[in-house]
Context: one part of a larger RNA
RNA sequence: GGCACAUGGUGGAUGCCUUGGCACCAGGAGUCGAUGAAGGACGUGGACGGCUGCGAUAAGCCACGGGGAGCCGCUGAACAGGCAAUGAUCCGUGGAUUUCCGAAUGGGGAAACCCACCGCUGGUAAUACGGCGGUACCGCAUGGUGAAUACAUAGCCAUGCGGGGGCAAGCGGGGGAACUGAAACAUCUCAGUACCCCGAGGAAGAGAAAUCAAUUGAGAUGCCCGGAGUAGCGGCGAGCGAAACGGGUCAUAGCCCAAACCAGUCUCCUUGUGGGACUGGGGUUGUAGGACCCACGGACGCACGGAACGAAGGCAGCUGAAGUCCCCUGGAACGGGGCGCCAGAGACGGUGACAGCCCGGUAGGUGAAGCCGAGGGGUUUCGUGUAGUGGAGUUCCUGAGUAACGCCCGACUCGAGGAAUCGGGCGUGAAGCUGGGGGGACCACCCUCCAAGGCUAAAGACUCCCGUGUGACCGAUAGUGAACGAGUACCGUGAGGGAAAGGUGAAAAGUACCCCAGUGCGGGGAGUGAAAGAGUUUCUGAAACCACAUACUU
Numbered sequence: 001g002g003c004a005c006a007u008g009g010u011g012g013a014u015g016c017c018u019u020g021g022c023a024c025c026a027g028g029a030g031u032c033g034a035u036g037a038a039g040g041a042c043g044u045g046g047a048c049g050g051c052u053g054c055g056a057u058a059a060g061c062c063a064c065g066g067g068g069a070g071c072c073g074c075u076g077a078a079c080a081g082g083c084a085a086u087g088a089u090c091c092g093u094g095g096a097u098u099u100c101c102g103a104a105u106g107g108g109g110a111a112a113c114c115c116a117c118c119g120c121u122g123g124u125a126a127u128a129c130g131g132c133g134g135u136a137c138c139g140c141a142u143g144g145u146g147a148a149u150a151c152a153u154a155g156c157c158a159u160g161c162g163g164g165g166g167c168a169a170g171c172g173g174g175g176g177a178a179c180u181g182a183a184a185c186a187u188c189u190c191a192g193u194a195c196c197c198c199g200a201g202g203a204a205g206a207g208a209a210a211u212c213a214a215u216u217g218a219g220a221u222g223c224c225c226g227g228a229g230u231a232g233c234g235g236c237g238a239g240c241g242a243a244a245c246g247g248g249u250c251a252u253a254g255c256c257c258a259a260a261c262c263a264g265u266c267u268c269c270u271u272g273u274g275g276g277a278c279u280g281g282g283g284u285u286g287u288a289g290g291a292c293c294c295a296c297g298g299a300c301g302c303a304c305g306g307a308a309c310g311a312a313g314g315c316a317g318c319u320g321a322a323g324u325c326c327c328c329u330g331g332a333a334c335g336g337g338g339c340g341c342c343a344g345a346g347a348c349g350g351u352g353a354c355a356g357c358c359c360g361g362u363a364g365g366u367g368a369a370g371c372c373g374a375g376g377g378g379u380u381u382c383g384u385g386u387a388g389u390g391g392a393g394u395u396c397c398u399g400a401g402u403a404a405c406g407c408c409c410g411a412c413u414c415g416a417g418g419a420a421u422c423g424g425g426c427g428u429g430a431a432g433c434u435g436g437g438g439g440g441a442c443c444a445c446c447c448u449c450c451a452a453g454g455c456u457a458a459a460g461a462c463u464c465c466c467g468u469g470u471g472a473c474c475g476a477u478a479g480u481g482a483a484c485g486a487g488u489a490c491c492g493u494g495a496g497g498g499a500a501a502g503g504u505g506a507a508a509a510g511u512a513c514c515c516c517a518g519u520g521c522g523g524g525g526a527g528u529g530a531a532a533g534a535g536u537u538u539c540u541g542a543a544a545c546c547a548c549a550u551a552c553u554u
Stems, first nucleotide, its partner, number of pairs: 001553002004550001007547003015539001016503002020474002022471003027466002029463002031166002039101003042055003046079001049075003061095006070083003106115003116135007137163009171199005181188001185235001211218002222250001223248004232240002254455003257399001261281008269272001286433001288398004293391004301386009313372003317366003323339001324355001325338004340357002342346001348360003404428008414440001435450005490497002510538001513525004
């Protein structure tokens, strides 16, 4: 030096555990904000560094309700001082306070700072120094004032109302890639995806046929299952990919304008049986409907709005059965043996080992002064609105720079194709009910519908958030990045990146006292404890690595 074995050290694997995560079912909630949000800065405790709470009334103030013996949050404890049956701490509801920054909004600004003006007010002899309120911008409405420029208008001012910003996913819209795939690549694909912007809501969007269908018919929209990887599209490559229809569902719901015509107000000049604007009535559809004219009729009901009452349920709680019987083991009984009991409760958690009957709970029952539910449904009341039927006639109306067409694009399964349909840009530009659109070029016949105005609940999406439950989900290199003062420490000019780190014991009973010692670390006794080889670097304590002892060997 090597090897083997043993004993230790180091180290923190493994096992066990779980305060934390992950996923999902079914509910709730789905908005907060100029009455100043979200998010922060700085303060705030007797002493206070961090977390939590709170805001100069600062771990809190007031009221009501619950509760019933201790309490002054967590971070080791102690100390000092207090509170509490005149009901504290604690829990719920409602209120008060709520510095400064932040949309930040008096002006400025390098956020949490600086500097103002006006009104009221404290204070001073007067300044000074304070306190309270107001003073941003944009839009709309009303009023005032008022240029060039006579009337006017622009502009300006005041008042009132609204907006602004935040927010996980989902939703509508405006823009809109590339990697990639095609085994290269250009059409194509990825994909109208990612991403950017705008907007709205608890959902959004869509929606009451100028729809489909096919010679039978259906009857707004959305969602799901099928139709169907079909019909199709496609360098007919890669790949993309419907609809009718049937079922379900779940849910159901339909309406209002414009116009004709009538009336009124204002206005214009070409003074007419005029035009225009506004308001009210009327009217709303396709087997056409309505206006106009005639006849009958005018009620129940329905809808909307205001007011009053205001449910279930929720936001604290309360009650809630039955062994702590005997013996054994043990530090400890929840274990083993014996004998019992409850059960609308044998979910779960805790308790010195595995507990239906020890504790909290669980099934069941019960409870609110106040708030939510609640701008809802329902009831009552008031107000407003709501008319149809038949006939005659064919005078009027029924959405125009629209439909359509041409050129160029886009969307559909449809990549220009025979290319309909829908949307956009530019140009051209109808009919008008004997009218018009569609049925995949186009034409005829037939069928079907009525564009160029608008609104519309429910079912269908999602989960930042709340409480409940579940898991052939994880168990500290896992599971969230984060079980722990974690988006922390730390890194970066910045955008941004981003950790490590859990476990004594049933209970601190956390080792009084003695000895060695630098009165240091540490250790030896003693003591506690079931155990100290559980001693706070604390459960278990693998391996690498190190040391010592022994054997063999060089």
The part of an RNA shown here (large-subunit ribosomal RNA, domain I) has 554 nucleotides and comes from Candidatus Acidiferrum sp. Rfam family: Bacterial large subunit ribosomal RNA. Rfam links the family to the GO terms structural constituent of ribosome and ribosome.